Notes:
Predicted 3D model of a 339-nucleotide RNA (Bacterial RNase P class A) from an Alphaproteobacteria bacterium. Its Rfam family is "Bacterial RNase P class A". It is annotated as a ribozyme. It is recorded under the gene name rnpB. Taxonomically the source falls in Alphaproteobacteria (Bacteria, Pseudomonadati, Pseudomonadota).
[in-house]
RNA sequence: UAAGACAGUCAAGCAGUUGCUCUUAAUAAUUUAAGAGAGGAAAGUCCGGUCUCCAGGAGCGACAGUGCCGGGUAACGCCCGGCAGGGGAAACUCUAGGGAAAGUGCCGCAGAAAAUAUACCGCCAUAGAAUUUUAUAUGGUAAGGGUGAAAUGGUGUGGUAAGAGCACACCGUGCUCAUGGUAACAUGAGUAGCUUGGCAAACCCCACUGGGAGCAAGACCAAAUAGAGACACAUAUGCUCCAAGUUGUGUCUGGGUAGGUUGCUUGAAACUAGUAGUAAUACUAGUUCUAGAUGGAUAACUGCAUAAACAGAAACCGGCUUACAGACUGUCUUAGAAC
Numbered sequence: 001u002a003a004g005a006c007a008g009u010c011a012a013g014c015a016g017u018u019g020c021u022c023u024u025a026a027u028a029a030u031u032u033a034a035g036a037g038a039g040g041a042a043a044g045u046c047c048g049g050u051c052u053c054c055a056g057g058a059g060c061g062a063c064a065g066u067g068c069c070g071g072g073u074a075a076c077g078c079c080c081g082g083c084a085g086g087g088g089a090a091a092c093u094c095u096a097g098g099g100a101a102a103g104u105g106c107c108g109c110a111g112a113a114a115a116u117a118u119a120c121c122g123c124c125a126u127a128g129a130a131u132u133u134u135a136u137a138u139g140g141u142a143a144g145g146g147u148g149a150a151a152u153g154g155u156g157u158g159g160u161a162a163g164a165g166c167a168c169a170c171c172g173u174g175c176u177c178a179u180g181g182u183a184a185c186a187u188g189a190g191u192a193g194c195u196u197g198g199c200a201a202a203c204c205c206c207a208c209u210g211g212g213a214g215c216a217a218g219a220c221c222a223a224a225u226a227g228a229g230a231c232a233c234a235u236a237u238g239c240u241c242c243a244a245g246u247u248g249u250g251u252c253u254g255g256g257u258a259g260g261u262u263g264c265u266u267g268a269a270a271c272u273a274g275u276a277g278u279a280a281u282a283c284u285a286g287u288u289c290u291a292g293a294u295g296g297a298u299a300a301c302u303g304c305a306u307a308a309a310c311a312g313a314a315a316c317c318g319g320c321u322u323a324c325a326g327a328c329u330g331u332c333u334u335a336g337a338a339c
Stems, first nucleotide, its partner, number of pairs: 001335010013304006020037007039310001043321002046319005051214004063210005068082005083097001084095004098205002103203002105199003120145002122141006129134001153171006172194001173192008218262004228253007236246002269288008
């Protein structure tokens, strides 16, 4: 210098004028002044929690989810670090990655055969026939060809009529032991001739997790009208009379609706420094207060220069996923050049 890998930052600012929401102070005031006012994803609402109400003796089942090992966390399907396998020359990166010998099921077309079975072409032996090279019958074989996404361990040598783990060497696989590691696993030695093809993102089996609904949760205050209940009164009704009952009037009570208040933003908080740890993260000290509406604010115009991406909070927090113009930082890899 070029090409790349990984981790991260910003996402505009300032001034003037006019407005909006909240808080505080003053005020007679529908007033005045001061202060604060969207994001890295506020989004999708996919996952986990806080909080609230409901249900509920424990437990089991059903259903759903997760699925290598270890660690982190309030928790998680998230994060970090490893292992194994795939990709890359490397830095690095991707993977729902338990069980197919518990059972059931599926594997189209092609192909002899898609799982305990088998041979289309071929190779070999024997037999007889015609003939000099063919075809037929019986048997052996699975080396080679052919089919398929996938064909019964792979390569080589020996062996054989031709072949074959038939035998041997190496590789792979299973099992046993040893060593290292918390573990997944790795390495080494021995042993078995290899006797179970693939699919569990088919049912299923195993292990672990999950009670339900959600701030329109929930709590409080509480009109008018209608209705309910209690008490009192009445020259009404009722009855032979009184009482009960009915009707009317008045007073009171409680529930619900409209409406209002609350939940509501100080929090598993943010920033800085240190300590422990490979890291995620945890702890300690200091500093800071940073939207809270309820038809729902956070805006418009002008200027400084050209001012621009994706996009707008509604109870809150931790993640994941998706969208994103432009500008920038650090570490590492490879190649080339110069010293």